RNA sequence: GGAGCUAUCGUCUAACGGUUAGGACAGCGCCCUUUCAAGGCGCCAGUACGGGUUCGAGUCCCGUUAGCUCUACCA
Numbered sequence: 001g002g003a004g005c006u007a008u009c010g011u012c013u014a015a016c017g018g019u020u021a022g023g024a025c026a027g028c029g030c031c032c033u034u035u036c037a038a039g040g041c042g043c044c045a046g047u048a049c050g051g052g053u054u055c056g057a058g059u060c061c062c063g064u065u066a067g068c069u070c071u072a073c074c075a
Base pairs, nucleotide, nucleotide: 001071002070003069004068005067006066007065010025011024012023013022018055027043028042029041030040031039048064049063050062051061052060
C1' cells in the first nucleotide's frame, strides 16, 4: 500500500428507518437518619466530523478523522 471491525451522556451499555434517544454507575439537589452509609424522589448530560438517500437517519450510502485487527508486494 491492501482488507476488515469499531465510534451514542463523565464511564459502561440499549435503541425494526418513525421513542421525549432508554438504562446502570458517577456527579448535583431534596427526603430519610442524631450524623454517615444504605434507601427513596428529582436534576444534569450524548449519536466522532462532512455530505447524500428518504416524508422521516443513531440506524442506510459515500467521504474524512481516530482507534483496533488481519495481510505482506499482491496495487
Notes
Predicted 3D model of a 75-nucleotide RNA (transfer RNA) from an Acidobacteriota bacterium. Rfam family: tRNA. By type it is a transfer RNA.